[in-house]
RNA sequence: ACGGGAGUGGCUCAAUUGGCAGAGCACCGGAUUCCAAAUCCGGCGGUUGGGGGUUCGAGUCCCUCCUCCCGUGCCA
Numbered sequence: 001a002c003g004g005g006a007g008u009g010g011c012u013c014a015a016u017u018g019g020c021a022g023a024g025c026a027c028c029g030g031a032u033u034c035c036a037a038a039u040c041c042g043g044c045g046g047u048u049g050g051g052g053g054u055u056c057g058a059g060u061c062c063c064u065c066c067u068c069c070c071g072u073g074c075c076a
Stems, first nucleotide, its partner, number of pairs: 001072007010025004019056001027043005049065005
């Protein structure tokens, strides 16, 4: 440089044909316990990588940029 894949809560990942952004874990509070762990109940937490476009409506489609991974190649 070229080709392919990925980017969504703190972490790991979902989200149907474009139609209300969710789960588990973690964290916080409570119940339980002599205390704690485990378990149960409740809660907190999001610029869906950045920008632009299409659309009544975009995590999803289009353009561009950034970061990471894989492969191929070039220079030294």
Predicted 3D model of a 76-nucleotide RNA (transfer RNA) from a Planctomycetaceae bacterium. Model confidence (mean pLDDT): 82 of 100. It matches the Rfam family "tRNA". By type it is a transfer RNA.